[in-house]
RNA sequence: GCCACUGUAGCUCAAACGGUAGAGCAAAUGCUUCGUACGUAUUAGGUUGGGGGUUCAAGUCCUCUCGGUGGCU
Numbered sequence: 001g002c003c004a005c006u007g008u009a010g011c012u013c014a015a016a017c018g019g020u021a022g023a024g025c026a027a028a029u030g031c032u033u034c035g036u037a038c039g040u041a042u043u044a045g046g047u048u049g050g051g052g053g054u055u056c057a058a059g060u061c062c063u064c065u066c067g068g069u070g071g072c073u
Base pairs, nucleotide, nucleotide: 001072002071003070004069005068006067007066010025011024012023013022019056027043028042029041030040031039049065050064051063052062053061
């Protein structure tokens, strides 16, 4: 330099053909306990790496760009 894959909650990951973002763990709070832990219930947490475009509607399609991984030279 070229090619492919990848980036979504604090972490690990979902979300056939575009239809309006969820789960597990972690966290907070309540219950339980003399207290802690365990257990259990509830709650909160996201400009979907960033800019632009197409569309009634974009995590998903197009484009530019940034980061990561792998391969080739």